[in-house]
Context: one part of a larger RNA
Molecule: large-subunit ribosomal RNA, domain I
Organism: Mucinivorans hirudinis
RNA sequence: GGCGUACGGGGGAUGCCUAGGCUCUUAUAGGCGAGGAAGGACGUGUUAAGCUGCGAUAAGCUUGGGGGAUUCGCAAAAAGGAAUUGAUCCCGAGAUUUCCGAAUGGGGCAACCCGGUUGGCUGAAGGCCAAUCACACUGAAAAGUGAGCAAACCCACUGAACUGAAACAUCUAAGUAAGUGGAGGAGAAGAAAGAAACAUCGAUUCCCAGAGUAGUGGCGAGCGAAAUGGGAAUAGCCUAAACCGGUAUUGUUACGGCAAUAUCGGGGUUGUAGGACUACAAUAUGAAGCAGACAAUGAACGAGAACACAACUGGAAAGUUGGACGAUAUAGGGUGAUAGUCCCGUAUUGGUAAGUUGGAUGUGGAUAGUAGUAUCCUGAGUAGGGCGGGACACGUGAAAUCCUGUCUGAAUCCGCGGGGACCACCCCGCAAGGCUAAAUACUGAUAAGAGACCGAUAGUGAACCAGUACUGUGAAGGAAAGGUGAAAAGUACCCCGAGCAGGGGGGUGAAAAAGAACCUGAAACCGUACGCUU
Repeated sequence: GGCGUACGGGGGAUGCCUAGGCUCUUAUAGGCGAGGAAGGACGUGUUAAGCUGCGAUAAGCUUGGGGGAUUCGCAAAAAGGAAUUGAUCCCGAGAUUUCCGAAUGGGGCAACCCGGUUGGCUGAAGGCCAAUCACACUGAAAAGUGAGCAAACCCACUGAACUGAAACAUCUAAGUAAGUGGAGGAGAAGAAAGAAACAUCGAUUCCCAGAGUAGUGGCGAGCGAAAUGGGAAUAGCCUAAACCGGUAUUGUUACGGCAAUAUCGGGGUUGUAGGACUACAAUAUGAAGCAGACAAUGAACGAGAACACAACUGGAAAGUUGGACGAUAUAGGGUGAUAGUCCCGUAUUGGUAAGUUGGAUGUGGAUAGUAGUAUCCUGAGUAGGGCGGGACACGUGAAAUCCUGUCUGAAUCCGCGGGGACCACCCCGCAAGGCUAAAUACUGAUAAGAGACCGAUAGUGAACCAGUACUGUGAAGGAAAGGUGAAAAGUACCCCGAGCAGGGGGGUGAAAAAGAACCUGAAACCGUACGCUU
């Protein structure tokens, strides 16, 4: 020096555990904000810091309920208090709520500085207190509205590249990511100038099939419908115009009016065309809205069965043995090991305020005809066209349809649009105004649950005071770190020691080889003793 055995140190794997996560389900809620939000700064306790709560009324104030013995948060200590005259605690409604922040009197390097006006305090003040003073829009004013924040979902505008095509340019990725604006609990869409095919259907949306089909495509890579059928859910309406009338202004006048413009009311709303207009006819229905007895729901909560059973083992009984009992309750958790009958609960049942929902009934009065067809009306810089683009599954193609930057530019019911170039026949519809629930999408948040999900290098980055420490000028990046014991019973006292280090006795405990560097305690690595051996 090597190997082996034994005993240690070291280290923190493994096992067990869970305080935290992950995914989902069903409901709720789907917003907050100038009445100053979200988020912060600074304060606030008998007390150094931190977290939590709160705001100069500062771990709190008032009030209405609940509840019933302890209590002054995490937090174990000391001191001093409170409470059956009902505290602490829980729920509802209020009050207070410094300063910054949309931040809004002006300014500013956020949490600071400096003002005006009115009122008050004051002998006065470069003093103090209260209220008020931004901008935009609406409004005569009084005043009102807006702004900012928030996870995803929705609509619109702007809009890439990597990538794929085994290179690459059309193409793809993709109208994706990213940016901007806007809205709501949903949003968007929506009551046919539709879809079809000689038969018909009858707003929109979503799902399944149709179908990876028809197509499209350097016919490459790829992209990729619709009709129709089956379901979910169903709901339809209002205007413009013709015509009638009111008001105002203007023009004109023969002063009787007439006309124009603007505005308001009635009327009217469709494609077997409808309406105005003319004629006739009168009653029926009872929509929205408002009130609302009553009912349900609705916070904290209330009641809630059955051994205080015996023996044994043990530190401890819930274990074992024996004997009882409940069960609309044998879900689950806790208790010194595994408890239906010890505790909290569970089944079941009760319960009210604000609020919410339904709602008999009352009120209300929307809405709803027939015939005639001469005249009038039925959404214009529109439809359509040229050029250039874009959207349509469809890349310009034979390219219909939709949108429009630019140039043009109709018809008026004997009308107009569409049916995938175009024409005819035929069929379907009525553009150029608007609104519309449900079925659909999402989950930051709340409640109740579930898991052939994780179990501390896993699961969130974060089980622990984590978006912390730390890094970076900054945008931003971003950790590690859980477990004594049933209970602190957390080692009185003595000794060694320089020692508030560490240890030995002793004590506690079932255990200290559980002693806080604390459950278990693997390996690497480092020793000590002994054996063998070069």